This is a predicted structure of a 478-nucleotide part of an RNA (large-subunit ribosomal RNA, domain I) from Tepidisphaera sp. NCBI's taxonomy places the organism under Bacteria, Pseudomonadati, Planctomycetota, Tepidisphaeraceae, Tepidisphaera. The prediction has a mean pLDDT of 85.
Context: one part of a larger RNA
RNA sequence: GGCACACGGUGGAUGUCUUGGUGUCGAGAGGCGAUGAAAGACGCGGGAACCUGCGAUAAGCCACAGGGAGCCGGUAACCAGGCUGCGAUCUGUGGAUCUCUGAAUGGGGCAACCCACUCGAAAGAGUACCUUACUCUGAAUGCAUAGGGGUAAGGAGCGAACGUGCCGAAGUGAAACAUCUCAGUAAGCACAGGAAAAGAAAGCAACAGCGAUUCCGUGAGUAGCGGCGAGCGAAAGCGGAUCAAUCAGCGGAAGAACGAAGCGUUUGAAUGACGCACCGAAGAAGGUGAAAGUCCUGUAGUCGGAAGCUGAUCAGCCCAUAGAGUAAACUCUGGCUCGGGAAACCGGGGUUGAAGACGGGGGGUCCACCCUCCAAGGCUAAAUACUCCUCGACAACCGAUAGCGAACCAGUAAGGCGACUGAACGAUUAAAAGCACCGCGAUGAGCGGAGUGAAAGAGUACCUGAAACCGUGUGCUU
Numbered sequence: 001g002g003c004a005c006a007c008g009g010u011g012g013a014u015g016u017c018u019u020g021g022u023g024u025c026g027a028g029a030g031g032c033g034a035u036g037a038a039a040g041a042c043g044c045g046g047g048a049a050c051c052u053g054c055g056a057u058a059a060g061c062c063a064c065a066g067g068g069a070g071c072c073g074g075u076a077a078c079c080a081g082g083c084u085g086c087g088a089u090c091u092g093u094g095g096a097u098c099u100c101u102g103a104a105u106g107g108g109g110c111a112a113c114c115c116a117c118u119c120g121a122a123a124g125a126g127u128a129c130c131u132u133a134c135u136c137u138g139a140a141u142g143c144a145u146a147g148g149g150g151u152a153a154g155g156a157g158c159g160a161a162c163g164u165g166c167c168g169a170a171g172u173g174a175a176a177c178a179u180c181u182c183a184g185u186a187a188g189c190a191c192a193g194g195a196a197a198a199g200a201a202a203g204c205a206a207c208a209g210c211g212a213u214u215c216c217g218u219g220a221g222u223a224g225c226g227g228c229g230a231g232c233g234a235a236a237g238c239g240g241a242u243c244a245a246u247c248a249g250c251g252g253a254a255g256a257a258c259g260a261a262g263c264g265u266u267u268g269a270a271u272g273a274c275g276c277a278c279c280g281a282a283g284a285a286g287g288u289g290a291a292a293g294u295c296c297u298g299u300a301g302u303c304g305g306a307a308g309c310u311g312a313u314c315a316g317c318c319c320a321u322a323g324a325g326u327a328a329a330c331u332c333u334g335g336c337u338c339g340g341g342a343a344a345c346c347g348g349g350g351u352u353g354a355a356g357a358c359g360g361g362g363g364g365u366c367c368a369c370c371c372u373c374c375a376a377g378g379c380u381a382a383a384u385a386c387u388c389c390u391c392g393a394c395a396a397c398c399g400a401u402a403g404c405g406a407a408c409c410a411g412u413a414a415g416g417c418g419a420c421u422g423a424a425c426g427a428u429u430a431a432a433a434g435c436a437c438c439g440c441g442a443u444g445a446g447c448g449g450a451g452u453g454a455a456a457g458a459g460u461a462c463c464u465g466a467a468a469c470c471g472u473g474u475g476c477u478u
Base pairs, nucleotide, nucleotide: 001477002476003475004474005473006472007471008470009469015463016427017426020398021397022395023394024393025392026391027390028389029387030386031158032157039101040100041099042055043054044053046079047078049075050074051073061095062094063093064092065091066090070083071082072081106115107114108113116127117126118125119124129155130154131153132152133151134150135149136148137147162193163191164190165189166188173180177227203210204209214241215240216239217238218237224232225231246312247311248310249309250308255303257302258301262276263275264274265273277294278293279283285297286296287295316379317378318377319323328352329351330350331349332348333347334346335345338364359374360373361372362371363370414421415420434462437449438448439447440446
């Protein structure tokens, strides 16, 4: 030095667990804000670092209701001092207070700071801008108007997705690329609602008829469009969802209370085992010193009565009096499956410009016949879309390198001039009973006794404690 065995150290895998996540379903809510929001800064406790709560009335003040014995929030104890059956702490509702910043609004400003004016004895209050209404004034300029002053009301900002409108790419595909595609997508902007938008036929259809809109299925990858390439891609029809208010029957949400039944032996502890019982419209679940129907909270059931379901009847209305620089034509364009095509139809810019129900639009160039509807005014629930948020239930969802980035004081520590990027860290025990006291040591770290405990080889470097890695002892071997 190697090999083997034994015993350790280090390390934190594995097992078990779950405070946290993920998803689905069902309800609710779908807004907050000049009565100052969202988001913050700075403060407030007897001793107070952070979190939580609150605002100079500062872990709180007042009222009412509930509740009924302890309480003065958490990490988190300790000391000191208090409150409470004259009902505290706590819960719900309403009110008061609510520094400074922030739309921030008296002026300024490098947010949380600086500086004012008017009224008032003080406390305090007012003083931004825009729009609308009313009112007082009032030029050039006679009447007016512009302009100026005042009063009142409204607006402003924030917020996850969903919605409507305006504007609008490129990477890409076409195996290159220009029409085309990506795509009216992403981004940007404006505005709104709990939904929005659309909506009561100048519609479809085809000689038979239907009867507003929206959404789903089908029609159908069809008809079509297309350097007829890549690709794009309908509609009618049919089947469903929905269809106010009212009545009848069913139904059973919120909310609150009541709510059955076990002992002995073993054990550190019984819920396990054994023995003998009981309840059950309750043997869901969680907790309790091991595994509990009968220990605790609950659960079934009981009270209460909302939404909803089924049936009956049943989505539409209003203003003008038949909506004119409109319809239509020409021209240039956009949208439809339609890339200019035989190209209708529906929009937009420009130039022209009707008829008046004995009229007018449409039925895919156009014409006739026939059919159908009535433009150029407006409103409209439901079926549909979404989830920042609240509550409940569930899961062949995860179980600490997983699951949200975040189970732990996380958008933190840390990095970056900045936009921004962005972690890691869970588990003693049933209970701290967290090792009094003694010894060695440096008044140390650490260790040995002793004690606690079922266990300390559970000692806060704490459950289990793998491997790599590092040792000690013994044997064999070189």